[in-house]
Context: one part of a larger RNA
RNA sequence: GGCGCAUGGUGGAUGCCUUGGCAUCAGGAACCGAUGAAGGACGUGUGAGGCUGCGAUAUGCCUGGGGGAGUUGUCAACAAAGCUGUGAUCCCAGGAUUUCCGAAUGGGGAAACCCAGCACCAGUCAUGUGGUGUUACCCGCGCUUGAAUGUAUAGGGCGUGUGGAGGGAACGCGGGGAAGUGAAACAUCUCAGUACCCGUAGGAAGAGAAAACAACCGUGAUUUCGUGAGUAGUGGCGAGCGAAAGCGAAAGAGGCUAAACCGUGGGCGUGUGAUACCCGGCAGGGGUUGCGUCUUCGGGGUUGUGGGAGUGUUCUUCGUUCAUCUGCCGGUGGACGGGACAGUGAUAAAGCAUUGUGUUAGGUGAACGUGUUGGAAAGCGCGACCGUAGACGGUGAUAGUCCGGUAGCUGAAAACAUGGUGCCUGUCUUGAACGCCACCCGAGUAGCAGCGGACCCCUGAAAUCUGCUGUGAAUCUGCCAGGACCACCUGGUAAGCCUAAAUAUUCCCUGAUGACCGAUAGCGGACUAGUACCGUGAGGGAAAGGUGAAAAGUACCCCGGGAGGGGAGUGAAAUAGUACCUGAAACCAUGCGCUU
Repeated sequence: GGCGCAUGGUGGAUGCCUUGGCAUCAGGAACCGAUGAAGGACGUGUGAGGCUGCGAUAUGCCUGGGGGAGUUGUCAACAAAGCUGUGAUCCCAGGAUUUCCGAAUGGGGAAACCCAGCACCAGUCAUGUGGUGUUACCCGCGCUUGAAUGUAUAGGGCGUGUGGAGGGAACGCGGGGAAGUGAAACAUCUCAGUACCCGUAGGAAGAGAAAACAACCGUGAUUUCGUGAGUAGUGGCGAGCGAAAGCGAAAGAGGCUAAACCGUGGGCGUGUGAUACCCGGCAGGGGUUGCGUCUUCGGGGUUGUGGGAGUGUUCUUCGUUCAUCUGCCGGUGGACGGGACAGUGAUAAAGCAUUGUGUUAGGUGAACGUGUUGGAAAGCGCGACCGUAGACGGUGAUAGUCCGGUAGCUGAAAACAUGGUGCCUGUCUUGAACGCCACCCGAGUAGCAGCGGACCCCUGAAAUCUGCUGUGAAUCUGCCAGGACCACCUGGUAAGCCUAAAUAUUCCCUGAUGACCGAUAGCGGACUAGUACCGUGAGGGAAAGGUGAAAAGUACCCCGGGAGGGGAGUGAAAUAGUACCUGAAACCAUGCGCUU
């Protein structure tokens, strides 16, 4: 020096554990904000700092409810000073306070700072000073003022609006919109209308009551799921892309208007002297009330076996009262009463009372002893008991009967959510049949042309939907669709609007579950974590868990300057000693053996 064995050191693998995560499900909630949000800065405690809470009333204040013995959050002990059966601490509900920044909004600004105006108050002999309130912009509405410019308008001023502004994880709708990639290269194509950007809304959104499908049979708004089906198609017919009807389900709901016509108010034009008009008939009376056109509001009307308006005939229909220039008859309209129906989720809209259910604190809640091993019993042995409770967690090892709980039962002064009922509110209270007439039935629209886009559909024979530009109809004897186009046939009725549910999602709250992880795993983060640290910045982004049942955390003695150690003591254990469970390997050392 090498090899081997043993004993230690170093190191922190492994095993066990879990305060933390991950995923899924069910229920709730689905918004917060100028009454100042989200997020922060700075403060605030008896004692320095971090976290939590709170805001100059500052680890808190008030009221109501619960609860019942200790308590002044945590790291985290210690000391001090307090509070508390006159009910503290703690939990729930409501309220008060809530510095400064931040949409930030009196002006400015390098966020958490600087400087003001006005009104009132405090203070001063007076000024300086302090306090409270108020003062941004845009929009709507009302009033007012008012240019060029006569009427006007623009503009300005004042008041008013729980109007806007900003934030928020995903989901929705809309406007823009890639490339890596695939095609084994690449250009049409694909990726993909994806990522991303912008706008904007709701608890869902969007869509939605056939100008739809279908096929000679029929269906009957929309949405979603399964199937149809990787089918029909499309495609440098390459790579790929990729329906629909139908069938089976979830859910289920239908409404309002425009126009014709009538009335009312207003604007403009026109016009007559009674002939128009004032509901009709008869008589009287009025004097622009008329006519044309535009418009406000009310009635009417809403459909595809076409519907409605107007008009004629016939039949039919609660009451009272008023009006319709006057009187009578008939008609029309309004109000009230009675009756019928409906309702706040569209079709109109608000509130009150009462009652039920649930949520936000809680309460009650059965049943075991003994021997033995052990440091400790919940283990083992023996004998019992409860169970609408043998879920789970804790307790010195493995507990139905020790503790907290669990099943079951029960509970709210207050707030919130939701359902029922009543008050309340709204609608109807004449309609039908048969004729006549040809007034209306959504216009720069449909269609067409050019160029695009969306559709399974890459321009194709290309229908359908849709954008821009140009052109440009018809009104039911109309118009659209059925995949060029035409005929027949069939279906529908565009160019106005609203609409719950079934569907999507989860920042958040509560509960549950797991052939999910167990500290190089699981969220980046089990611990002072988006921290330390890095970067000018956008941004990037860690490491770090475990004594013991209980600190009982080694009094006292000795060596040493100390660190540390040797005794002693605690403990079941100290090779469990705050470098602490277990303590592998590499690596280092010591002893012994063999060997050169």
A computed fold for a 596-nucleotide part of an RNA from Stackebrandtia albiflava, annotated as large-subunit ribosomal RNA, domain I.
Its Rfam family is "Bacterial large subunit ribosomal RNA". Rfam links the family to the GO terms ribosome and structural constituent of ribosome.
The organism belongs to Stackebrandtia, within Bacteria.
It was read from a public genome assembly.